Annotation: Predicted 3D model of a 524-nucleotide part of an RNA (small-subunit ribosomal RNA, 5' domain) from a bioreactor metagenome. Its mean pLDDT, the model's own confidence on a scale to 100, is 85. The RNAcentral record of the full RNA draws on SILVA.
Context: one part of a larger RNA
C1' cells in the first nucleotide's frame, strides 16, 4: 500500500447492488416450514330445496334431489428443497479411468397382455379400561388394499448344442428341453391408469492411478491382521461376515501415534513464483439432543418417521406419558459483534391431482444495519470598501482567514408538495377458428401482479433540506500563539515534556480524505 462476513470512537443527506451469529453442534416459549388425490374406496356431519302425512299454524315425521365438513382405507410424495460444519487426514475431496462386479420410482420409445374367484380389515355401530397419551373386546363393510387359480416369454433358474469376440475370471448372438413367475380398475366417454419384457435418459453404488495438513521431543505397528479354499450375505465385487488352512501385511519414499482441519471451484495479495483463505454463490461429503438399531421403500439406516439406552425439559389423578429450531422468524445465554415472531404464491421451481386447484418461511419481495462497493448531492457565476469579527506581527500600520461573507444574477439534481403511472404475464384454463381428426399442433380473443400507487414521467415554489473526521518533529502532505513546566500528558519507530515545546492541552491557520474519517484485529 492492498484486503476484510469485521468491531470500536466521532460524524451522517439520498439512491442502486450486494452482505449480515466468525462466539455456545448452548438451551429453547409461540407461530409457520409437506402435503395432495372423491377421476382408487366405503361412508357421510352440515346446509339448501321438492313431495307426502298429522296439525288452524309453528312444527314433527316419512320420502326424494343437491351439497359434500371432519375422520378412515388406498396411491404418490415425504430420500427433493432448506440448515449446519460436530465428526472426518479419509478414495472424504479434486482430477483421470474402469465395472466382463451393479441398481435406478416418476419420464421417453418399442413389443406383448389384462380371464375367473376368495377371505379379511380400518372406518361406522355397540361395550369396556385409563387423569391423559392411548388401548382392548364384539358385530358389520369397500377398494387401484390383500390373496388364490388360469394364461405367458425376448424374463429367471437348471441341463444341453452351434458360432463370434475378448481383458484372466469370461462376454455376446442363435437355438433345444424342463421348471417358476403377472395384471386394476375409475369414468362426466374427454381420458387417466394396470402387468411383463427390451432399450434410452436421469440419478446413484463400487473399484483404481495421481494429488491433498503439523509434529520424529511419535519408530516400530497389525491377529480378521495379510493371503488362500469353501459357505453366507449384498443391487454388486470384496475378510463384508463365518469355518478351515498358511504366516503373512505395513513402515525413514515416514507406518503407528498425537494435535489440528470438512474438501474443491473460488477469494485476497504479489511483476511472477509463491503465500494466505474457503463468509456469500456453485459442486461433493458429513451430521440432525448424545449413542446404537433396523423397518418401510426404486431410493434412507431417514432434520420436522419408528424402536432402545442416556442426559435435559415439560404434564400427571404418581399408575404413566410428551418433546428435540444445525428449517423461517423470534427468545434467553455467550460475545467486541451480526437483522422482522413481515407480505405473496404474481413470477421461477417443487409435490400431488385429468384438471380446476391445494400445499410450498424453496423462491420472489418488503423491513432493519454506512457492513461493503458504486453513483449523486450539500449549489453555480459575478462580487474588494480586500468590510465586521477572529488569529498573528517588527503594532497610528500590516499579514491572514478571503471572493470567503454581505450583495447581484442564474439553476433546481436532490429533498418537499401535486398530477399521471409501468415492464416483470405468458402460459394453464375458458371461448372461437384452422390443419385436421379415436390423438395432437397452430392462430385469435378473454382471465391472473405480492412487490406497489413502487420505479419512472410531468409540474410548482424556493439556495431552499444536507459536512465531517484525522493529522500538521522526521519517516509524511501540512506552523504559529497561549497554557503547562520530566508535571499533566503523547507515542507506529526514532523519541517529545525539567520556563521561550512547530512533538503535551487549547486557539487560529494549514494538509489529507470525504458521507465518511480514524483506531484496533487478521492476511499478503
Nucleotide at each position: 500500500g492492498g484486503a476484510u462476513g469485521a468491531a470500536c470512537g466521532c460524524u451522517a443527506g439520498c439512491g442502486g447492488c450486494a452482505g449480515g451469529c466468525u462466539u455456545a453442534a448452548u438451551a429453547c416459549a409461540u407461530g409457520c416450514a409437506a402435503g395432495u388425490c372423491g377421476a382408487a374406496c366405503g361412508g357421510g356431519a352440515u346446509u339448501c330445496g321438492g313431495a307426502g302425512u298429522a296439525g288452524c299454524a309453528a312444527u314433527a315425521c316419512u320420502u326424494u334431489g343437491a351439497u359434500g365438513a371432519g375422520a378412515g382405507u388406498g396411491g404418490c410424495g415425504c430420500a427433493c428443497g432448506g440448515g449446519u460444519g460436530c465428526g472426518u487426514a479419509a478414495c472424504g475431496c479434486g482430477u483421470a479411468u474402469g465395472c466382463a462386479a451393479c441398481c435406478u420410482a416418476c419420464c421417453u420409445u418399442u413389443a406383448a397382455c389384462a380371464g375367473g374367484g376368495g377371505a379379511a380389515u380400518a372406518g361406522c355401530c355397540c361395550c369396556g379400561a385409563g387423569a391423559a397419551a392411548u388401548c382392548g373386546g364384539g358385530a358389520u363393510u369397500a377398494a387401484u388394499a390383500c390373496u388364490c387359480c388360469g394364461u405367458a416369454a425376448c424374463a429367471u433358474u437348471g441341463c444341453g448344442g452351434u458360432g463370434u469376440g475378448g481383458c484372466a475370471u469370461c462376454a455376446c448372438a442363435c437355438u433345444g428341453c424342463a421348471a417358476u413367475u403377472a395384471a386394476a380398475g375409475a369414468u362426466u366417454u374427454a381420458u387417466c391408469g394396470g402387468u411383463u419384457a427390451a432399450a434410452g435418459a436421469u440419478g446413484g453404488g463400487c473399484a483404481u492411478g495421481c494429488g491433498u495438513g503439523a509434529c520424529a521431543u511419535u519408530a516400530g505397528c497389525u491377529u480378521g491382521u495379510u493371503g488362500g479354499u469353501g459357505a453366507g450375505g449384498u443391487a454388486a465385487c470384496g475378510g463384508c461376515u463365518c469355518a478351515c488352512c498358511a504366516a503373512g501385511g505395513c513402515a525413514a519414499c515416514g507406518a503407528u501415534g498425537u494435535c489440528u482441519a470438512g474438501g474443491g471451484g473460488u477469494c485476497c495479495u504479489g511483476a511472477g513464483a509463491g503465500g494466505g483463505u474457503u463468509a456469500u454463490c456453485c459442486c461433493c461429503c458429513a451430521c440432525a439432543c448424545u449413542g446404537g438399531u433396523a423397518c418401510u421403500g426404486a431410493g434412507a439406516c431417514a432434520c420436522g418417521g419408528a424402536c432402545c439406552a442416556g442426559a435435559c425439559u415439560c404434564c400427571u389423578a404418581c399408575g404413566g406419558g410428551a418433546g428435540g429450531c444445525a428449517g423461517c422468524a423470534g427468545u434467553a445465554a455467550g460475545g467486541a459483534a451480526u437483522a422482522u415472531u413481515g407480505g405473496u404464491c404474481a413470477a421461477u421451481g417443487g409435490g400431488c391431482g385429468c384438471a380446476a386447484g391445494c400445499c410450498u418461511g424453496a423462491a420472489c419481495c418488503a423491513g432493519c444495519c454506512a457492513u461493503g462497493c458504486c453513483g449523486c448531492g450539500u449549489g453555480c457565476a459575478g462580487g474588494a470598501a480586500g468590510a465586521c469579527g477572529g488569529c498573528c506581527c517588527u503594532a497610528u500600520g500590516g499579514g491572514u482567514u478571503g471572493u470567503a461573507a454581505a450583495c447581484u444574477g442564474c439553476u433546481u439534481u436532490u429533498a418537499u408538495c401535486a398530477g399521471g403511472g409501468a415492464a416483470u404475464a405468458a402460459a394453464c384454463c375458458c371461448c372461437c377458428g384452422c390443419u385436421c381428426g379415436u390423438g395432437a399442433g397452430c392462430g385469435g380473443g378473454g382471465c391472473u401482479g405480492a412487490a406497489g400507487g413502487u420505479a419512472c414521467c410531468u409540474g410548482a415554489a424556493g439556495a431552499a433540506u444536507a459536512a465531517g473526521c484525522a493529522u500538521c518533529g522526521g519517516c509524511u502532505a501540512a506552523c504559529u500563539c497561549c497554557g503547562u513546566g520530566c508535571c499533566a500528558g503523547c507515542a507506529g519507530c526514532c523519541g517529545c515534556g525539567g520556563u521561550a515545546a512547530u512533538a503535551c492541552g487549547g486557539a487560529g491557520g494549514a494538509u489529507g480524505c470525504a458521507a465518511g474519517c480514524g483506531u484496533u484485529a487478521u492476511c499478503c

Its Rfam family is "Bacterial small subunit ribosomal RNA". Gene Ontology terms of the family: structural constituent of ribosome and ribosome.